[in-house]
Glycine riboswitch aptamer, 90 nucleotides, folded computationally. It matches the Rfam family "Glycine riboswitch aptamer". Rfam describes the family as follows. This family represents the bacterial glycine riboswitch.
RNA sequence: UAGCGCUCCGGAGAAGUCCAUUUCAUGGGUGCCGAAGGUGAAAGUCCCGCACGGGAUGAAUCUCUCAGGCAAAAGGACGGAGUAGUUCAU
Repeated sequence: UAGCGCUCCGGAGAAGUCCAUUUCAUGGGUGCCGAAGGUGAAAGUCCCGCACGGGAUGAAUCUCUCAGGCAAAAGGACGGAGUAGUUCAU
């Protein structure tokens, strides 16, 4: 110095839906959202055996919505600022 951690700031989307109950919550139903997390996999590269074919690896804000979420609050990918902490390398 970088990463990680921590602190602060910014931070979208989608029914304040229906029913029940011990009612700001939980369970069930229908409709939706994608930016916690998770799933999938392109080009390329490598391998089997030259080819056909097959296998491995392979990213995302893409994809799927498992999970999560759909007034506010909380959370929130990502970005900015800071930092006494931490690991490896230089």